Predicted 3D model of an 84-nucleotide RNA (c-di-GMP-I riboswitch aptamer) from Tepidibacter formicigenes DSM 15518. Taxonomically the source falls in Tepidibacter formicigenes (Bacteria, Bacillati, Bacillota, Peptostreptococcaceae).
[in-house]
RNA sequence: UAUAGAUAAUGGCAAAUUCGUCGAAAGGUGAAGGCGCAAAGCCACGGGCCUAAGGUAAUAGACUAUGGUAGCCGGGUUACCGAA
Numbered sequence: 001u002a003u004a005g006a007u008a009a010u011g012g013c014a015a016a017u018u019c020g021u022c023g024a025a026a027g028g029u030g031a032a033g034g035c036g037c038a039a040a041g042c043c044a045c046g047g048g049c050c051u052a053a054g055g056u057a058a059u060a061g062a063c064u065a066u067g068g069u070a071g072c073c074g075g076g077u078u079a080c081c082g083a084a
Stems, first nucleotide, its partner, number of pairs: 005081001012037002017032006035071001041077003045074003048069003054064003
């Protein structure tokens, strides 16, 4: 340095839910909260998934991302510690 991650240490993030707020919604965001996480730090490049305002279609009740999800997976990139 790379790979790897323990019955170690310092810490970090923060699910569900509640209240406020933005949004058509999915969802985001602030506070409380703490399910969990060794990248649950960051990035929408690929796949999946969610939503459907607008558009298309129509007696069908559906299709569609330019919206979202990094705590769905892959990938890229940065990083604390010191047992094997």